[in-house]
RNA sequence: AGAGAAACUCGGGGAAGGUGAAAGUCCUUACUGGUGGUAAAGCCCACGACUCGGAUAAGAGUUUAUAUCCGACUGAUUUGGUGAGAUUCCAAGGCCAACGGUAAAGUCCGGUAUGAAGAGUUUAAGA
Repeated sequence: AGAGAAACUCGGGGAAGGUGAAAGUCCUUACUGGUGGUAAAGCCCACGACUCGGAUAAGAGUUUAUAUCCGACUGAUUUGGUGAGAUUCCAAGGCCAACGGUAAAGUCCGGUAUGAAGAGUUUAAGA
């Protein structure tokens, strides 16, 4: 220096006012942006999450829940500038955001003090 093992830690943000009997849900004006890649990205590519389905654990059958694995689904960007290179930077404008609850929700409450993509630290042994 490279490759592998184990343990541990971290791992999603954001609201005020108005109307109203009632709204952080409507209206007005604000605000927020997981992980990896790539010229630095919510809206380019990929992944995770959410939601749905199947298989297995699983028992005579059915239902529900849980775990693991597999599959499906899965939102949104333009113009100009600089540059070798940018839908990523700079300027301007635009757009998007699961499910359940409730006066209709990206920002409240809930599943969720969970978990993941991943990021990091430590340890020991061997070559």